Model confidence (mean pLDDT): 84 of 100.
Predicted 3D model of a 90-nucleotide RNA (c-di-GMP-I riboswitch aptamer) from Guptibacillus hwajinpoensis.
It was read from a public genome assembly, where an Rfam model found it.
The model forms 95% of the base pairs in the Rfam consensus.

[in-house]
RNA sequence: GUACGAGAAUGGCAAAAUCAUUGAAAAGUGAUGACGCAAAGCUAAAGGGACUUCGCGGACACAAUCACCGAAAGUCAGCCAGUUGCCGAA
Repeated sequence: GUACGAGAAUGGCAAAAUCAUUGAAAAGUGAUGACGCAAAGCUAAAGGGACUUCGCGGACACAAUCACCGAAAGUCAGCCAGUUGCCGAA
């Protein structure tokens, strides 16, 4: 240095749920809370994947609303991935 990851050390993050708040939603943020995590740091404008559908398009219809179909430019990095990085037993 590369790989690897311990009943190691030092620190770190925080799932579900609840409350508050933003949003049409997915989801975000804050508090409480710890299921877990060696990248659960960062990147959604490298790429794949997942989720949502206000508005838009389609379909219907005299027209409009609801419902129906489609798709992301919205969301997710705690799905894969990309990238940077702490520690050091075997």